RNAcentral holds the sequence, with entries from MGnify. A computed fold for a 130-nucleotide RNA from a soil metagenome, annotated as c-di-AMP riboswitch aptamer (ydaO/yuaA leader).
RNA sequence: GGCCGAGUCUCCCUCCCGUCGAGGGAGAACGGGGGAACCACUUCAGGGGUGCAGCCGCCUUCGGGCGACGGGGCAGACACUCUUUCAGCCCUAACCCGUCAGCUAACCUCGUAGGCCACUGAAAGAGGAU
Numbered sequence: 001g002g003c004c005g006a007g008u009c010u011c012c013c014u015c016c017c018g019u020c021g022a023g024g025g026a027g028a029a030c031g032g033g034g035g036a037a038c039c040a041c042u043u044c045a046g047g048g049g050u051g052c053a054g055c056c057g058c059c060u061u062c063g064g065g066c067g068a069c070g071g072g073g074c075a076g077a078c079a080c081u082c083u084u085u086c087a088g089c090c091c092u093a094a095c096c097c098g099u100c101a102g103c104u105a106a107c108c109u110c111g112u113a114g115g116c117c118a119c120u121g122a123a124a125g126a127g128g129a130u
Base pairs, nucleotide, nucleotide: 001117002116003115004114008028009027010026011025012024013023014022015021029112030111031110032109033108034107039102046100047097048096049095050094054069056067057066058065059064070092071091072090073089074088080127081126082125083124084123085122086121087120
């Protein structure tokens, strides 16, 4: 200066203290879960949730490895934001609930973390700024 992600902003009080901080609250914004009718469907071999991270095939020393399809991401250097196409690069995890949850108006409820530099090129369109 940027990226993934919902994970940001404002105000009040207290503490600390020359200014960037900590704690406790309130609100906004963004994101998630539960939850009728109608409709739909499953389980008893359990099932389900967050997330891009799912299915299949081969190999395996059974820890995993490889491949394909599918899914996700990649600031700027000709100012800003968004979308699309082509090419290139990278990821395809992890965790949670605990026998239980489809959709779901009213309603109830939870989160606002963590991790990084995959430091990319070309073309087109729209908006907006000057």